[in-house]
RNA sequence: GCGGGCAUGGCCCAACCGGCAGAGGCAACGGACUUAAAAUCCGUCGAGUGUGGGUUCGACUCCCACUGCCCGCA
Numbered sequence: 001g002c003g004g005g006c007a008u009g010g011c012c013c014a015a016c017c018g019g020c021a022g023a024g025g026c027a028a029c030g031g032a033c034u035u036a037a038a039a040u041c042c043g044u045c046g047a048g049u050g051u052g053g054g055u056u057c058g059a060c061u062c063c064c065a066c067u068g069c070c071c072g073c074a
Base pairs, nucleotide, nucleotide: 001073002072003071004070005069006068007067010026011025012024019057028044029043030042031041032040050066051065052064053063054062
């Protein structure tokens, strides 16, 4: 230099023929249980999707540029 992949809550991860502004787990917080704690159970909380544009009635999803990480080629 060229090609490809990934980027979504504090962490992991789903949503991939565009259509309810986004599921689940862990963590955290409150409660129940317990002498107490752990485990278990109930409840609560938190992300508008790496950044900036574009297309569209509508974008995590499609297009362009950029940033970071990873892989391959040279």
A computed fold for a 74-nucleotide RNA from a Pseudomonadota bacterium, annotated as transfer RNA. Rfam family: tRNA. The family's RNA type in Rfam is transfer RNA. The organism belongs to Pseudomonadota, within Bacteria. The coordinates come from a structure-prediction model, not an experiment, and the mean pLDDT is 80. The sequence is in RNAcentral, with records from ENA.